Predicted 3D model of a 582-nucleotide part of an RNA (large-subunit ribosomal RNA, domain V) from Candidatus Hydrogenedentes bacterium CG1_02_42_14. The RNAcentral record of the full RNA draws on ENA and SILVA. Its Rfam family is "Bacterial large subunit ribosomal RNA".
Context: one part of a larger RNA
């Protein structure tokens, strides 16, 4: 070196199971509820099944009878029309009595008496006779029709019971009888309420994993690399309007600040001078603006209707600027200017519906109705290019499809944090920076901590601790050699060299760690997938059961606690140990 055998189990990110954790899917299922929308059940009411009598009472229609006072005015004038007469021995005025109404003025009706008149047309009034006749209004009375409502009685529907009769195998059902209830109940139908009992669904996205938090449209600046444009959970701020003048036009003016003067007048009132812009601009910023877009005064409504050459900008849809022409207008002597505001935010597509206008359409035509067109209104549709008019949660009982596009372990990169060394030396050390310690700082190293990133792995790389077995580093705990000392000796402190060997046994805790006990020369620090589960364990963590505390309406949840809880593989290759042979 080769081969065989026996054994071990470190590796083949070993085998097994398209990861159960995590995320994603406009996936699924189960469960919950004060999510949404339905719905069974329940309940309330109308109608039907459903009939009769008595009584009380309401409404409507029709008929009778009454009923009506603003002021002026004979006086209690309901409205409008007709109208020159009407009532009266079939008993007028007046008197008396009773009743009703009433604004206390009076009006109406019945009885008795009485025995021939009473009222209008004339005056006052916006309006003229209930003198008379019609049609009505308000309020009331009375009769009746229709529609009811309440109470009560009945019996024949309907319901219940029956130790009776028939039928029958029958104590069932049916027919009959008897008793009780009763037009209620029951049932059907149409509506209102209630309704996780049940059902179908919804429950956004971005995101240095997801959740929690924050954000989602528009405007201004920086980032933005001197055209335009340009991202981030980059850095700063604003908007969801205001104004009938803060718009138009004509004419006029110049600010902030400073100096001086007087003055009560100080930054606040006045005067003089300097004053290119530092003021002001309704509101954030930027760009503008003094020739003013800033500050005033006069007159006003162009904050108009129709049109839109030509451009900017945008994937589109949108957005922006705009000369000219026609009409009517404001200001100005005129030339002219004016289709809002110094500009850039102050916003919402489509559908559906409302309102006003309209010369349009609707299939034979008119009406009616519906639609179109023009104008306008209704959305924090703010998840702001708006899925529907209409929607929240839990899952550790979970399932499927996927992802190392994305988290938890490990590795990798980084090294803020962590550990270590060095430089400078203010200072402490009685004096003296450097025996020892060393601020403020600087420069490196390591890759054991906590992190950041998300690069292999989600068709699986088993995760803490212990046991067993180790192996390496040295920044050395002991043992060894040396320098310094604020080293007398002893004991120390500190630095240099050094990894050969060694580095205990117990109590508590799942613990690593730590605290404690007793020793020891010492009881080192780290790496090895926080070494080692195809070597063991399974106490912890991290499934399904259960409980407590807390949170939640609830289903349930908790780096809170507690009891319980299946650890598979006969070794093919490499590797390692041993034996045998060549």
């Nucleotide at each position: 070196c080769c081969a065989a055998c026996u054994g071990g189990c470190a590796g083949a990110c070993a085998g097994a199971a398209a990861g159960a954790c995590c995320c994603c899917g406009u996936g699924c299922a189960g469960c919950u509820u004060u999510a949404c929308u339905a719905u069974a059940c329940c309940u309330u009411g109308g109608c039907a099944u459903u009939g009769a009598g008595u009584u009380u009472u309401g409404g409507u229609g029709c008929g009778u009878u009454a009923u009506g006072u603003a002021c002026a005015g004979g006086a209690u004038a309901g409205g409008u029309g007709g109208g020159a007469g009407g009532c009266u021995u079939u008993g007028a005025a007046g008197u008396u009595u009773c009743g009703g109404c009433g604004u206390u003025a009076g009006c109406c009706g019945g009885g008795a008496u009485g025995g021939a008149g009473c009222c209008a047309u004339c005056c006052u009034u916006g309006g003229g006779a209930u003198a008379c006749c019609a049609c009505c209004c308000u309020u009331a009375u009375u009769g009746u029709u229709c529609c009811g409502a309440g109470a009560u009685u009945c019996u024949a529907a309907c319901c219940c019971g029956u130790a009776c009769c028939c039928u029958u195998a029958a104590g069932c059902a049916g027919g009959g009888g008897c008793g009780g209830g009763a037009a209620c109940a029951u049932u059907g139908u149409c509506a209102g309420g209630c309704g996780g009992g049940u059902a179908g669904u919804u429950u956004g996205a971005c995101u240095g994993g997801g959740g929690c938090g924050g954000u989602c449209g528009c405007c201004u600046c920086c980032a933005a690399a001197a055209a335009u444009g340009u991202a981030a959970c980059g850095g700063a701020g604003g908007c969801g309007u205001g104004c009938a003048a803060a718009g138009g036009u004509u004419c006029c003016c110049u600010c902030a600040g400073c100096u001086c003067g007087g003055u009560c007048g100080g930054u606040a009132u006045c005067g003089a001078g300097c004053g290119u812009c530092g003021a002001g601009u309704g509101c954030a910023a930027u760009g503008g603006c003094a020739c003013a877009a800033g500050g005033g005064a006069g007159c006003u409504u162009a904050a108009c209707u129709g049109u839109g050459a030509g451009a900017c900008u945008g994937a589109c849809a949108a957005g922006u600027c705009g000369a000219u022409c026609a009409g009517a207008u404001a200001c100005g002597a005129a030339a002219g200017u004016a289709g809002g505001u110094c500009a850039u935010a102050g916003u919402g597509a489509u559908c559906c519906g409302g309102u006003g206008g309209u010369u349009c359409c609707a299939c034979g035509u008119g009406g009616g109705u519906g639609g179109g067109c023009c104008a306008u209104c209704g959305c924090u549709c703010a998840u702001c290019g708006g899925a529907c008019a209409a929607a929240a949660g839990c899952u550790a009982c979970g399932c499927c499809g996927g992802g190392g596009a994305u988290a938890a372990c490990a590795g990798g990169c980084u090294u803020a944090u962590c550990g270590g060394a060095c430089c400078c030396a203010a200072g402490a050390g009685u004096u003296c920076a450097c025996a020892u310690c060393g601020a403020c700082g600087g420069c490196c190293c390591g890759g054991u901590u906590u992190g950041g990133c998300a690069c292999c792995u989600c068709g699986a790389u088993g995760u803490c601790g212990g046991c067993u077995c180790a192996u390496c580093g040295c920044a050395u705990c002991c043992u060894g050699g040396g320098g310094g000392u604020g080293g007398a000796g002893a004991a120390g402190c500190u630095c240099c060299c050094a990894a050969g060997g060694g580095u205990u046994a117990g109590g508590c805790u799942g613990u690593u760690c730590g605290c404690c006990u007793a020793u020891u020369a010492a009881a080192g620090c780290g790496g090895u997938a926080c070494g080692u589960g195809a070597g063991c364990u399974g106490g912890g963590u991290u499934c399904a059961g259960a409980a407590c505390g807390u949170c939640g309406u609830g289903a349930g949840a908790c780096a809170g606690u507690u009891c319980g809880g299946u650890c598979c593989u006969u070794a093919u290759c490499u590797c390692c140990a041993g034996u045998u042979g060549g």